[in-house]
RNA sequence: CUUAUCAUGAGCGGCGGAGGAACGGGUCCUGUGAAGCCGCGGCAACCGCGCCCGCAAGCCGGGUGAAUGGUGCCAAGUCCUGCGGAGCUUUGGCUCCGGAAGAUGAG
Numbered sequence: 001c002u003u004a005u006c007a008u009g010a011g012c013g014g015c016g017g018a019g020g021a022a023c024g025g026g027u028c029c030u031g032u033g034a035a036g037c038c039g040c041g042g043c044a045a046c047c048g049c050g051c052c053c054g055c056a057a058g059c060c061g062g063g064u065g066a067a068u069g070g071u072g073c074c075a076a077g078u079c080c081u082g083c084g085g086a087g088c089u090u091u092g093g094c095u096c097c098g099g100a101a102g103a104u105g106a107g
Base pairs, nucleotide, nucleotide: 001107002106003105004104005103006102011040012039013038014037015036019029020028021027023082024081025080026079041074042073043072046070047069049065050064051063052062053061054060078101083098084097085096086095087094088093
């Protein structure tokens, strides 16, 4: 950079000792112990693997299964919101759609 997904799900212990939730704004979490590291446990099913089907035949596409492998993840919808549009409105705001940004996988 390209592409897919992002309303589900899943935490205990030890070390540690003040921050954390990407960024701005908000709102939260946190000495009843933050980040980080380690151990064990778990979730999920992207890759990989098994089976079935399709095929333009390409180490392709779809479905499905398991969870021994490679990643990832285990407060809150990606916590909400940033930009644009539509609808409603008691003018405070609310709802919906798309985008941006971010995260993860694969290339």
The RNA shown here (SAM riboswitch aptamer (S box leader)) has 107 nucleotides and comes from a sheep gut metagenome. The coordinates come from a structure-prediction model, not an experiment, and the mean pLDDT is 85.